[in-house]
Molecule: transfer RNA
Organism: uncultured Verrucomicrobiota bacterium
RNA sequence: CGGAGAGUUGCGCAGUGGUAGCGCGUCUGGUUUGGGACCAGAAGGUCGGGGGUUCGAAUCCCCCCUCUCCGA
Numbered sequence: 001c002g003g004a005g006a007g008u009u010g011c012g013c014a015g016u017g018g019u020a021g022c023g024c025g026u027c028u029g030g031u032u033u034g035g036g037a038c039c040a041g042a043a044g045g046u047c048g049g050g051g052g053u054u055c056g057a058a059u060c061c062c063c064c065c066u067c068u069c070c071g072a
Base pairs, nucleotide, nucleotide: 001071002070003069004068005067006066007065010024011023012022013021018055026042027041028040029039030038048064049063050062051061052060
């Protein structure tokens, strides 16, 4: 320099136009002498940034940023 992929809660990921979800973790309660395990509940998201299309965008289009892989 060229090409491809990825960016969503603390971590790992799903969600291909119509209420943002799952597992783990965290917190509270129950259980236990205590812890772990188990059970019940809760909190936590400007969906990488900006713009556009649309009645409506995590999702479609454009630009930019970061990371990974391949090639030179």